[in-house]
RNA sequence: GUGCUUGUAACUCAGUUGGAUAGAGUAUCGUCUUCCGAAGCCGAAAGUCGGGGGUUCAACUCCCCCCAAGCACU
Numbered sequence: 001g002u003g004c005u006u007g008u009a010a011c012u013c014a015g016u017u018g019g020a021u022a023g024a025g026u027a028u029c030g031u032c033u034u035c036c037g038a039a040g041c042c043g044a045a046a047g048u049c050g051g052g053g054g055u056u057c058a059a060c061u062c063c064c065c066c067c068a069a070g071c072a073c074u
Stems, first nucleotide, its partner, number of pairs: 001073007010026004019057001028044003032040001050066005
């Protein structure tokens, strides 16, 4: 340099024939429980869906450019 894959919550990830308020687990915080903890139950908070632009009535999803990580080739 070329090609491919990936980027969604603090972490690991799901979610696309384009459509309804964007989800799960772990972690964090709180309630209950306990003498106090742990575990367990219930609940809460946490997201510019990597950035910008385009198409569309409507984009996490499709197209283009850029950024970052990984793999292969040279």

This is a predicted structure of a 74-nucleotide RNA (transfer RNA) from Cyanobacteria bacterium SIG30. NCBI's taxonomy places the organism under Bacteria, Bacillati, Cyanobacteriota. The coordinates come from a structure-prediction model, not an experiment, and the mean pLDDT is 80. Rfam family: tRNA. The family's RNA type in Rfam is transfer RNA. About the family: Transfer RNA (tRNA) molecules are approximately 80 nucleotides in length.